The prediction has a mean pLDDT of 76. The RNA shown here (c-di-AMP riboswitch aptamer (ydaO/yuaA leader)) has 146 nucleotides and comes from a Bacillota bacterium.
RNA sequence: ACGCACAACGUGCCGAAUCCCCGAGGACCGUGCGGGGAACGGGGGACCCAAGUUUUGUGGGGCGUAGCCUGUGUGUGCGCGCAGGCAGGGCAAGUCUCUCGGCCCGAGCCCGUCAGCUAACCCCGUAGGCAUCGAGAGAAGGCCAG
Repeated sequence: ACGCACAACGUGCCGAAUCCCCGAGGACCGUGCGGGGAACGGGGGACCCAAGUUUUGUGGGGCGUAGCCUGUGUGUGCGCGCAGGCAGGGCAAGUCUCUCGGCCCGAGCCCGUCAGCUAACCCCGUAGGCAUCGAGAGAAGGCCAG
């Protein structure tokens, strides 16, 4: 010096998942814990409107980009496993938008037979995971000069 691993700090990214105050604890501080507020995100919930009737059935619904299709295995039109494809999501280094190519993801969880929309009103969440490719066009903004 480089590579790898781990830890801490700083900066930043995905995501709603951030910020502030108070309390307990403690010699002090921080993390964490409890409470409150702001902000952000989500659910429930009338009239009207929409839909149209009911079935324990292949139940139904919600968060989330994460759903659908094809092939295949298993006892099954459900479910699960595997493979492929499409929808959809992400790829920062001053910000935003669009296009092209490339890469990655394409999960998981909850309610419990119940939920269209929805004013008032009610309830819940603020977790996790990371260090991120290239080209072109446009916009916004800044600086300089006249």
The model forms 92% of the base pairs in the Rfam consensus. NCBI's taxonomy places the organism under Bacteria, Bacillati, Bacillota. It was read from a public genome assembly, where an Rfam model found it. Rfam family: c-di-AMP riboswitch aptamer (ydaO/yuaA leader). Rfam describes the family as follows. This family represents a conserved RNA structure found upstream of the ydaO and yuaA genes in Bacillus subtilis and related genes in other bacteria. The ydaO/yuaA element is thought to act as a genetic 'off' switch for the ydaO and yuaA genes in its native state. It is believed that the element may be triggered during osmotic shock leading to activation of ydaO, a predicted amino acid transporter gene, and members of the yuaA-yubG operon which code for KtrA and KtrB K+ transporters.